[in-house]
Context: one part of a larger RNA
RNA sequence: UAUGCUUGUCUCAAAGAUUAAGCCAUGCAUGUCUAAGUAUAAACAAUUUUGUACGGCGAAACUGCGAAUGGCUCAUUAAAUCAGUUAUAGUUUAUUUGAUGGACUUUGCUACAUGGAUAACUGUGGUAAUUCUAGAGCUAAUACAUGCAUUAAUCCCCCGACUUCUGGAAGGGGCGUAUUUAUUAGAUAAAAACCAUCCCUUUCGAGGCUUUGGUGAAUCAUAAUAACUUCUCGGACCGCAUGGCCUUGUGCUGGCGGUGCUUCAUUCAAAUAUCUGCCCUAUCAACUGUCGAUGGUAGGAUAGAGGCCUACCAUGGUUGCAACGGGUAACGGGGAAUAAGGGUUCGAUUCCGGAGAGGGAGCCUGAGAAACGGCUACCACAUCCAAGGAAGGCAGCAGGCGCGCAAAUUACCCAAUCCCGACACGGGGAGGUAGUGACAAUAUGUAACAAUAUACGGCCUUAUAAGUCGUAUAAUUGGAAUGAGUACAAUUUAAAUCCCUUAACGAGGAACAAUUGGAGGGCAAGUCUGGUGCCAGCAGCCGCGGUAAUUCCAGCUCCAAUAGCGUAUAUU
Numbered sequence: 001u002a003u004g005c006u007u008g009u010c011u012c013a014a015a016g017a018u019u020a021a022g023c024c025a026u027g028c029a030u031g032u033c034u035a036a037g038u039a040u041a042a043a044c045a046a047u048u049u050u051g052u053a054c055g056g057c058g059a060a061a062c063u064g065c066g067a068a069u070g071g072c073u074c075a076u077u078a079a080a081u082c083a084g085u086u087a088u089a090g091u092u093u094a095u096u097u098g099a100u101g102g103a104c105u106u107u108g109c110u111a112c113a114u115g116g117a118u119a120a121c122u123g124u125g126g127u128a129a130u131u132c133u134a135g136a137g138c139u140a141a142u143a144c145a146u147g148c149a150u151u152a153a154u155c156c157c158c159c160g161a162c163u164u165c166u167g168g169a170a171g172g173g174g175c176g177u178a179u180u181u182a183u184u185a186g187a188u189a190a191a192a193a194c195c196a197u198c199c200c201u202u203u204c205g206a207g208g209c210u211u212u213g214g215u216g217a218a219u220c221a222u223a224a225u226a227a228c229u230u231c232u233c234g235g236a237c238c239g240c241a242u243g244g245c246c247u248u249g250u251g252c253u254g255g256c257g258g259u260g261c262u263u264c265a266u267u268c269a270a271a272u273a274u275c276u277g278c279c280c281u282a283u284c285a286a287c288u289g290u291c292g293a294u295g296g297u298a299g300g301a302u303a304g305a306g307g308c309c310u311a312c313c314a315u316g317g318u319u320g321c322a323a324c325g326g327g328u329a330a331c332g333g334g335g336a337a338u339a340a341g342g343g344u345u346c347g348a349u350u351c352c353g354g355a356g357a358g359g360g361a362g363c364c365u366g367a368g369a370a371a372c373g374g375c376u377a378c379c380a381c382a383u384c385c386a387a388g389g390a391a392g393g394c395a396g397c398a399g400g401c402g403c404g405c406a407a408a409u410u411a412c413c414c415a416a417u418c419c420c421g422a423c424a425c426g427g428g429g430a431g432g433u434a435g436u437g438a439c440a441a442u443a444u445g446u447a448a449c450a451a452u453a454u455a456c457g458g459c460c461u462u463a464u465a466a467g468u469c470g471u472a473u474a475a476u477u478g479g480a481a482u483g484a485g486u487a488c489a490a491u492u493u494a495a496a497u498c499c500c501u502u503a504a505c506g507a508g509g510a511a512c513a514a515u516u517g518g519a520g521g522g523c524a525a526g527u528c529u530g531g532u533g534c535c536a537g538c539a540g541c542c543g544c545g546g547u548a549a550u551u552c553c554a555g556c557u558c559c560a561a562u563a564g565c566g567u568a569u570a571u572u
């Protein structure tokens, strides 16, 4: 693990892994809205504070986000996965959190606010048919596009009119961030002196001479110069409050949020890699390699390192310390069983990691997928059809067929735990709750007491009797005590159930009745009775049975474990 017989209560609880990663009818399992993106519903609500853009509520639809999590399964897979370990100075990262952002490219003017669409909607239609859609008519944006302002100044870098050629300098251009390339800086053992030149202060003696983060380590961080670019970003957004200044202009300015963008960090991760470690097998001894095998150089591809790929070179690399090949009824680990120690066996299964969604392959979207409750082919299955076509993937939850020794309800709920969303509100077969359930595991009832009678044993005494204490038996008698069950009620709970509470009922043998295996030995317990007669049968093994069976079939009695016990199988 399966199965046989039996089964009262309480708690707890595994459960279509093994065989077929076989096939699936039906239903559900992923959706989502706040004051705060978009409402002219010819939807509702009606008034009430007032609204000639709107203002409540709000189906639908556009937009945004999620759908890469979760759940299931274990087919593949043997240095692969995985475990511990160490890296990313070799990379990407939606979201979270913290920072960050003062500037247009040129001749004509919108900055009190730009442009053109499209859905829902209206209406006309097509098809046997689908979550199929065509044509026409409108209209939105935080959708898709475009795009100013405003306010610098200095510094810095080029060019440089003009110059008394020691020196000075009007003016012009460039100068945010991101991208790509090239170049430069990114320093330094200590203290002092001298020469030349320059700068600052100056009381004319003299004094000062001043940047540089971080690592074990960088072509690091950072900064600068020259250019580069299908020129990235630098808010034409939304809600609630409405305040403060006077130069009274429909002036200037302003709070708290929401949402969005750039870059840096952070977080959540991911992807690669370092070292060490795996079951059986030699009836597997050599394997790999111009079709990448091992290394180099360069390029391409990638988020990035790398024969990952390509070109050109070199000829390497592994192996008796078992390579390569084969097998595995092999996903790996945390773990489980066993138990002196050492070991041996198991691990499909709730946690972590991996892989997969009928089989292979390819791809879109996206921060993230080589996604399957996404798409496209092929193969195998298979559904509807008006035969032209169309749709499909339960190793999600239920459920069905099949397979088998072998496994539950087409139930209820988002109340808890958490997750997702624009979100305090919606959704969630994640998950919880019941149902089935002798997989395991826990506690436990099936009687207790007294009297009487009989038998017996201690103690005591005058050793008989009596007394006292106790044991066993009994078709004797007696009242007490309880839950199993039934059940008002409350409690429990999302709603219930169960449990825990609890009124009222509820025990005398014919019940409210314990079983399963055994009684020769091993091995606890009969030399009792009847039947059978080497037959029927028992018996793990030894054996029993041929007419007195301690072993068969029964009755009685007894023994073991006991709400469980037997049997088969695997394992220690």
Stems, first nucleotide, its partner, number of pairs: 001568005008444002011441001015436001016403001022401003026398003031065002037062002044056001063422001072356003082277003086273003091270002097265003101261001110236001114145002121137002124134003156174004162168002176233001178229001180227006199208003213220001235259001237258004243253003246249001279327003286318003293315008331353003335346004358379002361376003381392001383390002409434001411433003417430001418428003449478003452474008485505002487502001489501001515561005520542002526556001528555004537544002